[in-house]
Context: one part of a larger RNA
RNA sequence: UGCGCAUGGUGGAUACCUUGGCACCAGCAGCCGAAGAAGGACGCAAUAAACUGCGAAAUGCCGCGGGGAGCCGUUAUGGGCUUAGAUCCGCGGGUGUCCGAAUGGGGCAACCCCGUUAGAGUUAAUGUCUAACGACGGUCGACUGAAUAAAUAGGUCGAAACGAGGCAAGUCCGGGAACUGAAACAUCUUAGUACCGGGAAGAAAAUAAAACAAAACAGUGAUUCCCUCAGUAGCGGCGAGUGAACGGGGAACAGCCCAAACCUCUGUGACGCAAGUCAUGGUGGGGUAGCGGGACUCUAUACGAGAUGGGAUGAGAAUAGUUGAAGUGGUCUGAAAAGGCCCUCCAAAGACGGUGACAGGCCGGUAAGCGAAAGUCUCUGAACCUCAGGAGUAUCCCAAGUAAUGCGGAGCACGUGAAACUCUGUAUGAAUCCGCCGGGACCAUCCGGUAAGGCUAAAUACUGACUGGUGACCGAUAGUGAACAAGUACUGCGAAGGAAAGGUGAAAAGAACCCCGGUGAGGGGAGUGAAAUAGAACAUGAAACCGUGUGCAU
Numbered sequence: 001u002g003c004g005c006a007u008g009g010u011g012g013a014u015a016c017c018u019u020g021g022c023a024c025c026a027g028c029a030g031c032c033g034a035a036g037a038a039g040g041a042c043g044c045a046a047u048a049a050a051c052u053g054c055g056a057a058a059u060g061c062c063g064c065g066g067g068g069a070g071c072c073g074u075u076a077u078g079g080g081c082u083u084a085g086a087u088c089c090g091c092g093g094g095u096g097u098c099c100g101a102a103u104g105g106g107g108c109a110a111c112c113c114c115g116u117u118a119g120a121g122u123u124a125a126u127g128u129c130u131a132a133c134g135a136c137g138g139u140c141g142a143c144u145g146a147a148u149a150a151a152u153a154g155g156u157c158g159a160a161a162c163g164a165g166g167c168a169a170g171u172c173c174g175g176g177a178a179c180u181g182a183a184a185c186a187u188c189u190u191a192g193u194a195c196c197g198g199g200a201a202g203a204a205a206a207u208a209a210a211a212c213a214a215a216a217c218a219g220u221g222a223u224u225c226c227c228u229c230a231g232u233a234g235c236g237g238c239g240a241g242u243g244a245a246c247g248g249g250g251a252a253c254a255g256c257c258c259a260a261a262c263c264u265c266u267g268u269g270a271c272g273c274a275a276g277u278c279a280u281g282g283u284g285g286g287g288u289a290g291c292g293g294g295a296c297u298c299u300a301u302a303c304g305a306g307a308u309g310g311g312a313u314g315a316g317a318a319u320a321g322u323u324g325a326a327g328u329g330g331u332c333u334g335a336a337a338a339g340g341c342c343c344u345c346c347a348a349a350g351a352c353g354g355u356g357a358c359a360g361g362c363c364g365g366u367a368a369g370c371g372a373a374a375g376u377c378u379c380u381g382a383a384c385c386u387c388a389g390g391a392g393u394a395u396c397c398c399a400a401g402u403a404a405u406g407c408g409g410a411g412c413a414c415g416u417g418a419a420a421c422u423c424u425g426u427a428u429g430a431a432u433c434c435g436c437c438g439g440g441a442c443c444a445u446c447c448g449g450u451a452a453g454g455c456u457a458a459a460u461a462c463u464g465a466c467u468g469g470u471g472a473c474c475g476a477u478a479g480u481g482a483a484c485a486a487g488u489a490c491u492g493c494g495a496a497g498g499a500a501a502g503g504u505g506a507a508a509a510g511a512a513c514c515c516c517g518g519u520g521a522g523g524g525g526a527g528u529g530a531a532a533u534a535g536a537a538c539a540u541g542a543a544a545c546c547g548u549g550u551g552c553a554u
Base pairs, nucleotide, nucleotide: 001553002552003551004550005549006548007547008546009545016503017502020474021473022471023470024469025468026467027466029463030462031166032165039099040098041097042055043054044053046077050074051073061093062092063091064090065089066088070081071080072079104113105112106111114134115133116132117131118130119129120128136163137162139159140158141157142156143155144154171199172198173197174196175195181188185237211220212219224251225250226249227248228247234242235241255455256454257453262285263284265282266281267280268279269278270277271276290433292398293397294396295395296392297391298390299389304387305386306385309384314379315378316377317376321370322369323368327343329342330341331340332339344361345360346350352364353363354362404428405427406426407425408424409423410422411421414440435450436449437448438447439446490497491496510538513525514524515523516522
C1' cells in the first nucleotide's frame, strides 16, 4: 500500500411522523374610504431583539352578556392579579402618535414650517403647551363684477355624511398586439385573446318587440343562463380554418315610468302708445299605445291589480356558549396498555383528535337537544302609497339633423358578396296612423311590429375574506416561494429577484456532585431515563469520504 473481517468517525439518504400546503364541495359574505381607508413608520411590557397584540388611555380602557379556576401571549426569572369571579370568549363603545387619497404650506413618505379662534400654565418680554379649524374640484346659495350699456365671464364668501384613494376574480365600456397556424406568406388565423385606460355593483351587463315565425293567411310572446339543434346551415387565398339561428327541452319569471297633444299657475324676450300678438322657458295636472293609443266631447266612479316604494306583525339565522350514555373491570407482557386472554356495559353517540403502543365506555368531543343582555341579518309582508270604468271620432299629438339615401369603414357565424339587418365618419335629408319599419338584394300581396327617451328583481359569473366538510392529493430537494421571526435573510441605484432552515424524551426527569482542562472548548465518572451510540451539533442514521484493530498479500 492492496484485499478481507470487525468496529468507529463524517455525512444526512431512507422508512416513519406532521403543525403546512394543494384541489374540490357546501354555506355565508361581498365592498372599505375626508366620521381619514387599504397599507405602513415609530412606539407601548419590570426585562435586549424578533413575532403577536395594542396606540401617549399603547401586550391594553369602559359597558353588556358568556364562563368558572386559574392567570399576567410566544417566554424563562422576578414581582403581581384572581370565587368581591380574574385570565379567556362574544357584542357594543372609548382611545387611536406620525405617514399615507393626505387635504393649512412645504417635502428626499412617516419630517420641517405657519395662520385663526378658544383655553392652560408662565415670563420683564418673546416664547411654550392643549383643542378645533384652515387643500382642490363639482353642486347650490349670497355678495360682487370686466372688455361692453344691460348682461355674461371672472372674483369673494358661505352650506352639506358631495367627489377623490384602495380592492382577488368575475362584469361593462374605450383602445388593442405579436409570436403562432396556414407546413413559406400578404387576405385569413392566433383574437377582439394578451395587455393598457375608464366606470360600477355585489353581482355586472341585457331586458318589456319598429321581436321572431309562417307562406295562403299556422304559431310564439321581455331579458339572462344551461342542454340540444350542430360541428349542421353557412362563411372561407372555398386554403388553414371559422361557425350561427329558428325550433325543442329545462332554470327563473314581472313588468313599468316619461316626451308630446290638452289644462292650471308662473317667468323671459321681440313688436306695440296701449289693448294685445308672436316666440320661448319653469312648476303642477294629464298621458303612455298596436284588436292602434291618447288629447278632446259625453257619461260614469265598478271588479280588482301592483316587480321596485313602505315597513307593522310574526318566524328564523349568525355573532359567546351549554347538557350530553356506557369499565378509575380482572389478568399477562411491558418503562407505559389503549395490545393479548377473560368478563361486562352504552349506542338517535362505533365521526374525529388526544392520552406513556392500537380506547365506543379515560379526556375533548360525537348523536340528539337547549341557549343571547346588545346590536345585526334573512324570510314574512298589514297600513300607507300607486294603478285601475264606458261610448263617440271632426280636429290635435304620438320622441328630427332622426329614419332613409350616396360615399368611406366597422359589427353581425356572414372576408362586398345577390348582402338584407345593426353602428357611424362624411354629404344630403322625410313622413305623424289614409303614417312609418321589418319578414336576408329588389317589387307586389299578405303577415308581424310601432324606432329615433328612460327604469326593472330572479335564474347567471367570480372568490380576496369567514365557517364546515371531502380527497386512489403532497409529506420537508415533495406540497405554496414560505410547515421555522418568509416575501424574511440576502442581491440590485431601481423596476425587481429571492433562499436555506421541521423531529431529544412519555415526562426536562435537560445531567446535582467529583475529576482533567484556560474559573475554557471538550471529555471521563456519578446520577436521570425503557433507552444517553435518545445529551440538546439530540429519533431512524444508507453511500461517497476518513480512521482504528486484526488476518492475508506485497
Predicted 3D model of a 554-nucleotide part of an RNA (large-subunit ribosomal RNA, domain I) from a Candidatus Obscuribacterales bacterium. The RNAcentral record of the full RNA draws on ENA.